[in-house]
């Protein structure tokens, strides 16, 4: 100087005003009440805490909750090198194989294409039991030229046409049915031979394993595609905090009363239980309807279910912030990670708080100003301006992915 990898931060300080939860103090109102005390709400004050590395996308995996513990078969979904790690995962770590890089390192939706089916655009003659366009070779037909000859004929050559051979050469393509050399042939061809590559099988050695190294045999070569169907192995119950639990209220109905009024019919008030009314259809052992993921079997619950119209309540508490939690140290491990010890408590809203303003400092960035270096492009110091990226919880946690101005640190590689 050029790079590779990992980790961290992501505006700071102060004044004033303000917001949310919680705790405490003071005051007030209401309830309860003999008083003391207590409860709820409101106002004021003090104190603690108050968004993120992604809070985001909601893509995976779990915790938690409910659904009558969810059986068998068929469908369906997911994952896909190996060994580990983790509560679990499609995450992560190390390694293997393949591609890229001199290297640090990086990329890979990385099982199977002799179980079967499908597809392979364009170009090209031919694209999967392939194919003859050019070229090369053989034969035939008539023609032309040359040699020979008195003629017929014969010998050699040429182009055209027809029939056939040939996958070595050209050309097309991402891909043309192994590569190089030789034998062979009319020309050619694994037709045959040697070496090499590759495939299948067997044996030996190393590794926990993916796999690696070596040897032998075989037919002479078998295309690609499974984010195409499919096959193999393994895994998978559904719905989700609007889960779910509790309290209060409620329309309408039934019952009660040492209360009040009464024209004796009742009305008002209070209390208790239930949780509304009307219409239509289906059904109660001849089983409506429902649960067991979608279907079938099987099994269980079962007296209600469906549709329409009208009416009521639509408030509060919990779930819910101590958790697979964070920090520091140490031990084991290459590492992901795990064990142990000590310390810490860091938002909990519900029309949804975390803001506004002022001062100082300030990174990026801009400058036609001044100085220095330089041939120049430009660099750099001062000065002036400027004033911070992506973006915000809503049950929680582990990941992944995506967005992100700029800065800091560490390790490593290559060149000089």
């Nucleotide at each position: 100087g050029a790079g590779c990898u990992g980790g961290c931060c992501g505006g700071g300080c102060g004044g004033c005003c303000g917001c949310g939860u919680c705790a405490c103090c003071g005051g007030g109102u209401u309830c309860c009440u003999u008083c003391c005390a207590g409860a709820a709400c409101c106002c004021g004050g003090u104190g603690c805490c108050g968004a993120g590395g992604a809070a985001a996308g909601u893509c995976c995996g779990g915790a938690c909750u409910c659904c009558g513990u969810a059986g068998g078969g068929c469908a369906g979904g997911g994952u896909g090198g190996u060994u580990g790690u983790c509560a679990a995962c499609g995450g992560c770590a190390a390694c293997c194989c393949g591609g890229g890089g001199c290297g640090a390192c990086u990329c890979g939706c990385g099982g199977g294409a002799c179980a079967g089916u499908g597809c392979c655009a364009c170009a090209g003659a031919g694209a999967a039991c392939a194919g003859a366009c050019c070229g090369c070779c053989g034969c035939g037909u008539g023609c032309c030229c040359g040699g020979u000859u008195g003629c017929u004929g014969u010998c050699g050559g040429g182009a055209a046409c027809g029939c056939g051979g040939u996958a070595a050469g050209g050309g097309u393509g991402a891909a043309a049915c192994g590569g190089u050399g030789g034998u062979g042939u009319a020309a050619g061809a694994g037709a045959c031979c040697a070496c090499c590559a590759g495939c299948a099988c067997c044996c030996c050695g190393g590794g926990u394993g993916a796999c690696c190294g070596g040897g032998g045999u075989g037919g002479c070569u078998c295309g690609g595609u499974a984010a195409a169907c499919c096959c193999c192995a393994c895994c998978c119950g559904g719905a989700g905090c609007a889960a779910g639990a509790c309290c209060a209220a409620g329309a309408g109905g039934c019952c009660c009363c040492g209360g009040c009024c009464u024209u004796c019919g009742g009305g008002c008030g209070g209390g208790g239980c239930u949780g509304c009314g009307c219409a239509g259809g289906c059904g109660u052992u001849c089983g409506a309807g429902g649960g067991c993921g979608g279907c079938c079997c099987g099994u269980c619950c079962g007296a209600g279910c469906c549709u329409g119209c009208g009416g009521g309540u639509a408030g509060g508490u919990c779930g819910c912030a101590c958790g697979a939690g964070c920090c520091u140290g140490u031990c084991g491990g290459c590492g992901a990670c795990g064990g142990c010890a000590g310390g810490c408590c860091g938002a909990g809203a519900u029309g949804g708080a975390u803001g506004g303003u002022c001062g100082c400092c300030g990174a990026a960035c801009g400058g036609a100003g001044c100085g220095c270096c330089g041939c120049a492009a430009g660099g750099u110091g001062c000065c002036c301006g400027g004033g911070a990226a992506c973006a915000g919880g809503a049950u929680c946690c582990g990941g992944c992915u995506u967005a992100c101005a700029g800065g800091c640190c560490a390790g490593c590689u290559c060149g000089u």
A computed fold for a 416-nucleotide RNA from uncultured Pseudonocardia sp., annotated as Bacterial RNase P class A. Rfam family: Bacterial RNase P class A. From the family's description: Ribonuclease P (RNase P) is a ubiquitous endoribonuclease, found in archaea, bacteria and eukarya as well as chloroplasts and mitochondria. RNAcentral holds the sequence, with entries from MGnify. Its mean pLDDT, the model's own confidence on a scale to 100, is 75. NCBI's taxonomy places the organism under Bacteria, Actinomycetes, Pseudonocardiales, Pseudonocardiaceae, Pseudonocardia.